Overview: This is a predicted structure of a 71-nucleotide RNA (transfer RNA) from uncultured Desulfomicrobium sp. The organism belongs to Desulfomicrobium, within Bacteria.

[in-house]
RNA sequence: UGGGCGAUCGUUCAACGGCAGGACAGCGGACUCUGACUCCGUCAAUCUUAGUUCGAAUCUAAGUCGCCCAG
Numbered sequence: 001u002g003g004g005c006g007a008u009c010g011u012u013c014a015a016c017g018g019c020a021g022g023a024c025a026g027c028g029g030a031c032u033c034u035g036a037c038u039c040c041g042u043c044a045a046u047c048u049u050a051g052u053u054c055g056a057a058u059c060u061a062a063g064u065c066g067c068c069c070a071g
Stems, first nucleotide, its partner, number of pairs: 001070007010024004018054001026042005047063005
């Protein structure tokens, strides 16, 4: 430099163009003499900027970052 793939709660993994969800972590509560375990509740995210569309995490364009291949 060229080609390909990827970017979603703090972490990890989902999501036919139609309410962004689960697990772990955090916080609160129940339980316990206390703690742990367990149970219940709660918090929290679509890489950025545009475009298409009634409607975009999803489709399109450009950019940023990361990984792989080639030179």
Rfam family: tRNA. About the family: Transfer RNA (tRNA) molecules are approximately 80 nucleotides in length.